The RNA shown here (Bacterial RNase P class A) has 395 nucleotides and comes from a Kineosporiaceae bacterium.
Its mean pLDDT, the model's own confidence on a scale to 100, is 77.

RNA sequence: CGAGCCGGACGGGCGGCCGCGUCGGGAGAGGCUCCGGUUCGCCGGGGGAUCCCCCGCCGAGGAAAGUCCGGACUCCACAGGGCAGGGUGGUGGGUAACACCCACCCGGGGCGACCCGCGGGACAGUGCCACAGAGAACAGACCGCCGGUCAUCGAUCCUCGGAUCGGUGUGCCGGUAAGGGUGAAACGGCGGUGUAAGAGACCACCAGCGCGGCGGGUGACCGUCGCGGCUCGGCAAACCCCACCCGGAGCAAGGUCAGACAGGAAGCGUCCGAGGGCGGCCCGCCCGAGCUUCCGGGUAGACCGCAGGAGGUCACCGGCAACGGUGACCGUAGAUGGAUGGCCGCCGCUCACCCUCGGUGAGCACAGAAUCCGGCUUACAGUCCGGCUCGUCCG
Numbered sequence: 001c002g003a004g005c006c007g008g009a010c011g012g013g014c015g016g017c018c019g020c021g022u023c024g025g026g027a028g029a030g031g032c033u034c035c036g037g038u039u040c041g042c043c044g045g046g047g048g049a050u051c052c053c054c055c056g057c058c059g060a061g062g063a064a065a066g067u068c069c070g071g072a073c074u075c076c077a078c079a080g081g082g083c084a085g086g087g088u089g090g091u092g093g094g095u096a097a098c099a100c101c102c103a104c105c106c107g108g109g110g111c112g113a114c115c116c117g118c119g120g121g122a123c124a125g126u127g128c129c130a131c132a133g134a135g136a137a138c139a140g141a142c143c144g145c146c147g148g149u150c151a152u153c154g155a156u157c158c159u160c161g162g163a164u165c166g167g168u169g170u171g172c173c174g175g176u177a178a179g180g181g182u183g184a185a186a187c188g189g190c191g192g193u194g195u196a197a198g199a200g201a202c203c204a205c206c207a208g209c210g211c212g213g214c215g216g217g218u219g220a221c222c223g224u225c226g227c228g229g230c231u232c233g234g235c236a237a238a239c240c241c242c243a244c245c246c247g248g249a250g251c252a253a254g255g256u257c258a259g260a261c262a263g264g265a266a267g268c269g270u271c272c273g274a275g276g277g278c279g280g281c282c283c284g285c286c287c288g289a290g291c292u293u294c295c296g297g298g299u300a301g302a303c304c305g306c307a308g309g310a311g312g313u314c315a316c317c318g319g320c321a322a323c324g325g326u327g328a329c330c331g332u333a334g335a336u337g338g339a340u341g342g343c344c345g346c347c348g349c350u351c352a353c354c355c356u357c358g359g360u361g362a363g364c365a366c367a368g369a370a371u372c373c374g375g376c377u378u379a380c381a382g383u384c385c386g387g388c389u390c391g392u393c394c395g
Stems, first nucleotide, its partner, number of pairs: 001391010012347007020059002023056004028051002032047006061366001065377002068375005073250004080283004085246005090104005105119001106117004120241002125239002127235003142180002144176006150169008188206002191203003207231001209228008254304004263295006275287003311330008348364007
């Protein structure tokens, strides 16, 4: 200097003029209500609401998005058993919890920094592996190689029969799975022995599998030694098997206050029980005098929930880390037809061009809280910071 990998932060700034929302404080106006006094005209004090004005603090995100997980909180239920269903899937740790995060192990990718993983089981069973190929799970012979036989040609020998050797064949029979081919993948690899030619048929060294021993590690696992049949595809993100886990619904949850109204019909039921016990079904248990459907009427207002939380910042300590502990400090939206805006100027950044101490022009991402947190996923113009890897050059 270039190319990469990982992590973090910002994502416009400043000023001016107007304009918003909650809350706090102040002043004013008219009015309501309560108490006390009253010469009955009013006076004083307290409280609420409304309107207007002034001052002050604060006021959308890192994703507020998706609604994919886990919770807090609220209500219903909890007496139990079973079936089905769903979730997770290496080990250890973190956390309120999780499918999240951290560390490690194994497998795969990459020269590497690093990245990826539906990471238990294919010997419980079922299923699939197109096409090509001989053959795709206990399979298989296309081209080849070897042997025999038949036919034929040539040569040699010879005892006129034949024997031997070599070649050929749109021939036939048998052996073979080493070589070649097909394929994503072919029933271990390499080197030998052996054979008619071959083959784990056998041998040595490997790999894998199984059974043992020793060592390391909390563990998943790793290393090493011995023995052995020689060797026992892939896919479970296919159905499935195994292990562990799992009540439901959701702030439109759920409460308080005010206010208004109008009931009627039918079915079932009150002993033999309608209906209910809100993930589905079954058994069981409990509650139970009303329940269900249709027609019709009234109400939709105000307040709470509503932001002090598994909160944030900083420092120190423990830990490889995630994170935890201690101390100090801070108080950061709470709307409800639903608040953050408009204009101007100067800068900042990016791109293009040019007459290049600079100038001109254009542009500046994704995107708006609604009960709240911890995550994951998706979108994002551009800029900055830190660490690491590889390559090249110089010293």